The RNA shown here (small-subunit ribosomal RNA) has 1382 nucleotides and comes from an uncultured bacterium. The prediction has a mean pLDDT of 85. The sequence is in RNAcentral, with records from ENA. Rfam family: Bacterial small subunit ribosomal RNA. Rfam links the family to the GO terms ribosome and structural constituent of ribosome.
[in-house]
């Protein structure tokens, strides 16, 4: 010191939240020791029991008791009496129970704090001083007797004492009265002094020196009363007050006083907040804060108040008295029912309340208090101990060494990594606790509860002593498993829907530590109430405007005062606390000492600049007088024309009117149109203008009258007369209200017609209030410049309204200047930005209003106003984490501008109807394996499902496995082959047959290997996740875009560049420009094709020569062709146009012309697009099965729906006959010629060919003929029969041929697709896959070969610029209301 959170991102405003500190705390988990503190915050609720205030015999009379002495009686060891000395004490008396201790209910108050006053007062005990104490009297408790009552408690009679009580004397003195003198004080008055009068004292005890007593004065201490200032919230509490305010005279008090009483007066308080209501003991301090502040008032200290509730007095120096009295009330207890007793907010303790707060402890040893001469007694004050981690502080739970980095655990890419020097082991130590011994200070002689405590010493064992919270960001600390929007977490943002660092557990880590977290509360952060230190054009916020009261603020000199202000001094600001220094407990906490500070208040002495006040001046602020012009300023009265509607009359005829289109409506009873005349009401075209006037609202034809304000020009006058303005008053558009008029047009409501899913709307036809006038209300508006008023200052440019000046000139313009208005653009500056910018939103001053997150709500309640409508003032509960402002980039718009594309249009041919083929959905099924699903799935994966394929189903089998690698063991009749037999096969089964390599060794034989068997690791999976992935692909789109570096610019996101003017197929190029360059795309480079040349000439070709049935052969390479290299096209040339550019239009030449045609080539990215089933791959699941093998079936199932195709419906045709012309591709388990057979599919056959050589090789077209518009000589489905071929096998389920059969269909609804030239359309040919084939598919090839494009309004898609935006998952968005369910 800040951080998180509004957005796609940004800046700002603004709230919410967090990190810090604190606590009389509580709760959860945990808990070793000690010291010092601290502990009912709630029920001022109720209390059992014990204790908390007594003491004095040196005040008094008794009583009891002990001892001694004396005496008496005698029962000779007892009783009684007297005296003396002790002890105990009920009573009388004295002092103290007014202190100490508790609590905070009440109290908003002179209660408290602070500073003063008392000339208006008191003060026991204590101290000092002066004086005195003479002499008497009468009682009474105790006690005794009698007696009442259950008790508490009494009653009567009798006796007695005092320092108890009462007169008298004395009076230094005091008080009072009275009339003087002196002196002092602001004053009431105080003090001193002399005279007279009145009143007032005392107590004794004894050891003779003290103690006690009385009076007076003084002191000290403690109080009473009074005053200034300060002391919470609410105005939705605005008026309160009769002893009230004052006076005179009294009463009363220690004392002043309406404190009380009688009389008199009518005052007193209040916006500087009275009264009322709510809350609260106040302070020193404490907590927090940089401070200013804010919060708080436990412990300790000061004051106050209270003692069950309310009231009252008595005694006393002091009380209206916590452990005193009386009365009343509630409650509790006792009772013999008559009557009595009690008051823990003292210390313990109990019940209750509560989240929650301790022992019915020890001691008067210390400190202090009461009594006493004293000894001493009393003291739950106090000192100690106990309980509680409640807080603060200190200490410990070990230290060193120790790598094989042990084991275990977790994780892992299986290599390792982490826990971790951590442990173990070795070497040490003993603080605390435990054991033993000694043993204080606190006490000046004696006395120690604490306490055998603190402390010291010794021996002994690493032993007895660690938890809690957290680990997504804020915020320090990460992995695994489980879970699967479940369970849960969460302070805010937010996590969890199968790979969760956010849930739970574990390992690890971070933080703190005998504690750690949570909750609650306070301050801080929050400059988020802003005094220090905020705002108000658009974020919340300027009152609708003016006048003006209180108040606030106020021009220039002179002079005085000294209230504010400043300086010095003095007093006070208690102690504790705080800060600094020092000291004492081993340290610290804690405690002690000294200093500082306590920012304040008061008194006093000075200063006089500033503010203030007084006196007297000034003219610059303000105002007055004079002259002048401008203006929709206001009020009243009068006048005018145009238009509309209506009435009357004329002309005239079928419509008018209205709309996007219509209809309602009006019109043959004569409308609309048109002419003339008349009536009525309302509003004033042109001028007219970011022009004028007004405070705002607002003001518009013309004239007259009355009237307000501003401005200009000159002088003169007044002399600060000013500014602002809470309340208050006045004005205030439209609508609305009341009363009376008026009413042409317009027009809420209402009616009808349309529109629409509906249409209580928009549009149309009507139409009433109202709009107008007079009078009276209402008081609100986006009453806006969203900008309060006034004054001053701060570069400019330009226009306009009014007035004025100067020069030159003379007539009207120009130039220049001054003042006041109204606008625009802009400097500095300001602003979050937009913007403002001498008319400030700049720089300052003065005053007022208003704001403090969004919603609830400008609402409810209350008050005030109003006839009403309503206005004004103005909350809370609850709820959200945002709500907002400005600007940015995108996307979007039934916004705009520009431009493309078979996008539309113009054309040609199709689809959608039929039959069939094929794919899909659906249904069915044991299975109909799986995937693909708008464009961009659906003749798609599949360039070929009868078995296989095959992943699916049924059934039968196998288990280290169909396949790979490694290890261990075994193995010579081993590996391998394998007939019988079971079986559908797979598989089982095994007679029998039967090998081999390398090394050592003479050999026997041994070892190793291959193979095989067994076992262990593992294999295997077309199981899941394309939303965990790689790779590949589709799509926008072959659309022209997408970016970067540097610079510049903006607080920033960003912008600029890439926008603009042209141009292009193109971000293609040119020009301009705070940009200059560059990259990925475009284009070009590549391939095919179109022309030519060169090279080459076999298997290709044949013009010339020869030859032949035949380019067959010789020959040739000219031509075609083949396939390699070149050339060619570049807007190069010309004309025009364009800006002289880029380019465009036309032309020439050319095979080809402006990209010649076609292909390959797909930017940044989008769609969590597609694919785990092509392959790869993370995770997960199965492991005698979700793996593997086999047989059969299925993928071909069929009420239906859709997509893509084929064939047709015919004459531009079908059929028959004849007869031409291709290109490209393929061929050895292949292509297969000739020839022969078959109607044909095909068969036999086998030449040639691994290919420019052989094989496969066209159809439409063309020529001739038949058919004659018909379900046909169209069409060929379906079905019957007979065949061919492939294949182990054509039943499910192949293709083809022949004969026969001959269905639907006569050109296809809504809708929809392709194509711009060698294209569409039509025609055939080839290839991959492949035994064969469902191919009518896909991919290629050539042949024949069109039509049309005016154009870009519209539909679809796209590009660029701009605009709006509350969208950003981005319009398939966002969002409002109603209803329903939860």
């Nucleotide at each position: 010191a800040g951080a998180g959170u509004u957005u796609g991102a940004u800046c700002c405003u603004g709230g919410c939240u967090c990190a810090g500190g604190a606590u009389g705390a509580a709760c959860g988990c945990u808990g070793g020791c000690g010291g010092c503190g601290u502990g009912c915050c709630u029920a001022a609720c109720a209390c059992a029991u014990g204790c908390a205030a007594g003491u004095c015999g040196a005040a008094c009379g008794g009583a009891g008791u002990u001892a001694a002495a004396g005496g008496a009686g005698c029962u000779u060891g007892c009783u009684c009496c007297u005296u003396u000395a002790g002890c105990u004490u009920a009573g009388u008396g004295g002092c103290g129970g007014a202190c100490g201790g508790g609590u905070g209910a009440g109290u908003a108050a002179c209660g408290c704090g602070u500073g003063g006053g008392u000339a208006a007062c008191c003060u026991a005990c204590c101290u000092c001083a002066u004086a005195c104490a003479g002499g008497g009297g009468g009682a009474u408790a105790a006690c005794a007797g009698c007696u009442g009552g259950a008790a508490a408690c009494g009653g009567c009679u009798g006796c007695u004492a005092a320092c108890a009580c009462c007169g008298c004397a004395u009076a230094a003195g005091a008080u009072u009265g009275u009339a003087g003198u002196g002196c002092c004080g602001c004053a009431u008055g105080a003090c001193a002094u002399a005279g007279c009068a009145a009143u007032c004292a005392a107590a004794u005890a004894u050891u003779u020196a003290u103690a006690g007593g009385u009076a007076u004065g003084a002191g000290a201490u403690g109080g009473g009363c009074c005053c200034g200032c300060g002391u919470c919230u609410g105005a939705u509490u605005a008026g309160c007050u009769a002893g009230u305010u004052g006076g005179c005279g009294g009463u009363g008090c220690a004392a002043c006083g309406g404190a009380c009483c009688a009389c008199c007066a009518a005052g007193g308080c209040g916006a500087c907040g009275a009264u009322c209501a709510g809350u609260a003991g106040c302070c020193g301090g404490c907590u927090u804060g940089a401070g200013a502040g804010a919060g708080u008032g436990a412990c300790c200290g000061g004051c106050c108040a209270c003692a069950u509730u309310g009231g009252g007095a008595c005694u006393g120096a002091g009380a209206c008295a916590c452990g005193g009295c009386c009365c009343a009330a509630a409650c509790u207890c006792c009772u013999a029912c008559g009557g009595g007793a009690g008051g823990c907010a003292g210390c313990a303790g109990u019940g209750g309340g509560g989240a929650a707060u301790a022992u019915u402890g020890g001691g008067c040893a210390a400190u202090g208090g009461g009594g006493g001469c004293a000894a001493c007694c009393c003291u739950g004050a106090c000192c100690c101990a106990g309980c509680g981690a409640c807080g603060c502080c200190g200490c410990g739970u070990g230290a060193g060494u120790g790598a094989a980095g042990a084991a275990g655990u977790a994780u892992u890419u299986c290599g390792g990594u982490a826990u971790g020097u951590a442990a173990a082991g070795c070497u040490c130590u003993a603080u605390c606790a435990g054991c033993a011994g000694g043993g204080a200070a606190g006490a000046u002689a004696a006395u120690g509860a604490c306490g055998g405590u603190a402390c010291c010493u010794g021996a002994c064992u690493a032993a007895g002593a660690a938890g809690c919270c957290c680990c997504g960001g804020c915020u320090a600390a990460c992995u695994a498993c489980g879970u699967g929007c479940c369970a849960g977490c969460a302070g805010c943002c937010g996590c969890g829907g199968u790979a969760a660092u956010a849930c739970g557990u574990a390992g690890g880590g971070g933080g703190c530590a005998a504690g750690c977290g949570u909750u609650a509360u306070c301050c801080g952060g929050a400059u988020u109430u802003a005094c220090u230190g905020g705002g108000u054009g658009u974020a919340a916020a300027g009152g609708g405007a003016g006048c003006g009261u209180a108040g606030g603020c106020g021009g220039c000199g002179c002079u005085g005062c000294a209230a504010g202000u400043c300086a010095g001094a003095u007093g006070u600001g208690a102690a504790a606390c705080c800060c600094c220094g020092g000291g004492g407990c081993u340290u610290a906490a804690c405690c002690c000492c000294g200093g500082g500070a306590c920012u304040g208040c008061a008194u006093u002495u000075g200063a006089a600049a500033c503010u203030g006040c007084g006196c007297g001046g000034c003219u610059g602020g303000a105002g007055u007088a004079c002259c002048g012009g401008a203006g929709a300023g206001g009020a009243a009265g009068g006048c005018g024309g145009a238009a509309u509607u209506c009435u009357u009359g004329g002309u005239g005829u079928a419509g008018c009117g209205g709309u996007g289109a219509a209809a309602u409506g009006c019109g043959u009873a004569g409308a609309u149109a048109u002419c003339a005349a008349g009536a009525a009401g309302a509003a004033c075209a042109c001028c007219g203008a970011u022009g004028g006037c007004g405070a705002a609202g607002g003001c518009a034809g013309c004239c007259u009258u009355c009237u307000g304000g501003a401005c200009g020009g000159a002088u003169a006058c007044u002399g600060a007369c000013g500014c602002u303005g809470a309340g208050g008053c006045u004005c205030u558009a439209a609508a609305g209200u009341c009363a009376g008029g008026g009413g042409a047009g317009c027009a809420a409501a209402c009616a009808g017609g349309a529109u629409u899913a509906g249409a209580u709307a928009c549009c149309c036809u009507g139409g009433u209030a109202g709009u107008c006038c007079u009078g009276a209300c209402c008081a609100u508006a986006a009453a806006c410049g969203g900008u309060g008023u006034g004054c001053a200052c701060u570069u400019g440019g330009u226009g306009u309204g009014c007035g004025g000046g100067g020069a030159a000139u003379u007539g009207u313009c120009c130039c220049u200047c001054c003042g006041c208005g109204c606008g625009c653009c802009g400097u500095a500056g300001c602003c979050a930005a937009c913007g403002c910018g001498u008319u400030a939103a700049g720089u300052g001053c003065a005053c007022c209003g208003c704001c403090u997150g969004g919603g609830g709500a400008g609402u409810a309640c209350g008050g005030c106003c109003g006839c009403a409508a309503g206005g004004u003032u103005a909350a809370a509960a609850c709820u959200c984490a945002a709500a907002g402002g400005a600007a940015u980039u995108g996307a979007c718009g039934g916004g705009g501008a520009c431009c493309c594309g078979c996008a539309c249009a113009a054309g040609c041919g199709g689809u959608g109807g039929a039959g069939c083929a094929u794919g899909u959905g659906g249904c069915u099924u044991a299975a109909u394996u799986c995937g693909a699903u708008g464009c961009a799935a659906c003749g798609c994966g599949a360039a070929g499902a009868a078995c296989c394929u095959u992943a699916c189903c049924u059934g039968g089998a196998c288990u280290u496995g169909a396949c790979a690698u490694g290890c261990a063991g075994g193995u010579g009749g081993u590996a391998g082959g394998g007939a019988a037999c079971c079986g559908a096969a797979a598989g089982g089964g095994g007679a029998c047959c039967g090998a081999c390599g390398g090394c050592g060794g003479c050999a026997a034989c041994g070892c190793c290997g291959a193979g095989c068997c067994u076992g262990c690791a593992c294999a295997g999976g077309u199981g899941c996740u394309g939303c965990a992935u790689g790779g590949c692909u589709g799509u926008c789109g072959u659309c022209a875009g997408c970016u970067c570096g540097u610079g510049c610019u903006g607080u920033g996101a960003g912008g600029u560049g890439u926008u603009g003017g042209g141009u292009u197929a193109a971000g293609u190029c040119c020009c301009g420009c705070a940009a200059c360059g560059a990259g990925c795309g475009c284009a070009a480079c590549c391939c095919c094709u179109g022309u030519g040349g060169c090279u080459a000439g076999u298997u290709g070709c044949c013009a010339u020569c020869a030859u032949u049935c035949a380019g067959u052969u010789g020959g040739g390479c000219a031509c075609u062709c083949u396939a390699g290299c070149c050339a060619g096209a570049c807007u190069g040339c010309c004309u025009g146009u364009g800006a002289u550019a880029a380019g465009c239009a036309g032309g020439a030449g050319g095979a080809a012309g402006g990209u010649g045609g076609g292909g390959a080539u797909g930017a940044c990215g989008u769609c969590a697009a597609g694919u785990c089933a092509g392959u790869a791959u993370g995770g997960u699941c199965c492991u005698u099965a979700u793996g593997u093998c086999c047989a059969g079936g299925g993928c071909u199932g069929c009420a239906c729906a859709c997509g893509u195709g084929c064939u047709a419906c015919a004459a531009u045709g079908a059929c028959c006959g004849g007869u031409a012309c291709a290109g490209a591709a393929g061929g050895a388990a292949g292509c297969g010629a000739a020839g022969c057979c078959g109607c044909g599919a095909g068969g036999c056959g086998g030449a040639g060919c691994g290919g420019a050589c052989c094989c496969c090789c066209a159809a439409a077209a063309c020529c001739g003929g038949u058919c004659c518009c018909a379900g046909u000589u169209c069409g060929g489905a379906u079905u019957g029969g007979a065949g061919u071929c492939u294949g182990c096998a054509a039943c499910c389920c192949g293709a083809c041929u022949c004969c026969a059969u001959g269905a639907a269909g006569c050109c296809g609804g809504a809708a929809u697709c392709g194509c711009u030239a060698g294209u569409a359309a039509c025609g055939g040919c080839g290839u991959a896959u492949c035994a064969g084939c469902u191919a009518c598919g896909a991919c290629g090839c050539c042949g024949u070969g069109a039509a049309u494009a005016c154009g870009u309004u519209c539909c679809c898609g796209g590009g660029c610029c701009u605009u709006g935006c509350a969208c950003a998952c981005a319009c398939c968005g966002c969002c409002c209301g109603u209803c329903a369910a939860g």